This is a predicted structure of a 306-nucleotide RNA (Bacterial RNase P class A) from a Burkholderiaceae bacterium.
Rfam family: Bacterial RNase P class A. It is annotated as a ribozyme.
The sequence is in RNAcentral, with records from ENA.
The gene name in the source record is rnpB.

[in-house]
RNA sequence: AAAGUCCGCCGGGCGCUCGCGAGGGCUCACGCUUUCGAGGAAAGUCCGGACUCCAUAGAGCACCGUAGCAGGUAACGCCUGCCCGCCGCGAGGCGAGGAUCAGAGCAACAGAGACGAGCCGAUUCAGUUCGGGUGAAACGGGCAAUCUCUACGGGGAGCAACACCAAAUAGGCGGCCGCUGACCUGACUCGGGGAGGCCGCGGGUAGGUGGCUGGAGCCGGCGCGCGAGCGCCGGCCUAGAGGAAUGAUCGCCACGGCGCUGGUAACAGUGCCGAACAAAAUCCGGCUUACAGGCGGGUCUUUGCC
Numbered sequence: 001a002a003a004g005u006c007c008g009c010c011g012g013g014c015g016c017u018c019g020c021g022a023g024g025g026c027u028c029a030c031g032c033u034u035u036c037g038a039g040g041a042a043a044g045u046c047c048g049g050a051c052u053c054c055a056u057a058g059a060g061c062a063c064c065g066u067a068g069c070a071g072g073u074a075a076c077g078c079c080u081g082c083c084c085g086c087c088g089c090g091a092g093g094c095g096a097g098g099a100u101c102a103g104a105g106c107a108a109c110a111g112a113g114a115c116g117a118g119c120c121g122a123u124u125c126a127g128u129u130c131g132g133g134u135g136a137a138a139c140g141g142g143c144a145a146u147c148u149c150u151a152c153g154g155g156g157a158g159c160a161a162c163a164c165c166a167a168a169u170a171g172g173c174g175g176c177c178g179c180u181g182a183c184c185u186g187a188c189u190c191g192g193g194g195a196g197g198c199c200g201c202g203g204g205u206a207g208g209u210g211g212c213u214g215g216a217g218c219c220g221g222c223g224c225g226c227g228a229g230c231g232c233c234g235g236c237c238u239a240g241a242g243g244a245a246u247g248a249u250c251g252c253c254a255c256g257g258c259g260c261u262g263g264u265a266a267c268a269g270u271g272c273c274g275a276a277c278a279a280a281a282u283c284c285g286g287c288u289u290a291c292a293g294g295c296g297g298g299u300c301u302u303u304g305c306c
Base pairs, nucleotide, nucleotide: 001303002302003301004300005298006297007296008295009294010293012253013252014251015250017248018247020037021036022035023034024033025032026031039277043288044287046286047285048284049283050282051158052157053156054155063154064153065152066151067150068082069081070080071079072078083097084095085094086093087092098149099148103147104146105143106142119132120131121130122129162210163209164208165207172201173200174199175198176197177196183193184192185191217236218235219234220233221232222231223230224229255274256273257272258271259270260269261268262267
């Protein structure tokens, strides 16, 4: 220097104007003002938990899942270390990595014969002994990513969970009144209609409130550990809406591409264009997938040159 490998990070910035959501302050109110307001994956909803309700005597069977050894963790099918196997020159990557002395099943092509033991040739008193082209495998083995066995684990539904407050209408229960006419016809009188009317209780619905965001939290330092990670100390508060706000225009700067001008070149100036994947919805830990463009690191690897 080139090619590669592993790990980590960013994923536009500032300003003007207009606008949206939530909290606080002021106001009788209209409203004004102030602070804060998406992601590395908020995604897929695939695993594991917290939380809530329902179910639940004990044991076994069935069903589903996991599978080297040890460790981390609230837990995991996640992560770390080591062993083994495979791939790579290497850094490194990948692995559904228990058991075939319980039972069953399967094996393309070739081959006489493929899981049953036999078949072919020679030989012997005698299935007694020897040999057999093929094929991954010929009588002793393979496959558990086929059933199975072993060990361990697994109740169900999910914040539209669930709890509280609670209309109207209809229905339920109880009480009182009512054909000696309650009640309706706006009030009163008459007239007309007329078998129901009123009150209370309780359940559910609409609607409202809580759950709802301060947490296995984030940042820094020190210590322990090979590491995943753990402990102590200090600092910080970082969306909580609820059919769902977090946006738009313009300008400047930064980035990338193309063109033009100057320059041997590096580069400078200028014009136009572009800028991803995607967006919270109870909350965490993972995994997987998507992603324009860019940055950093390793006593990293290989090759070449000095």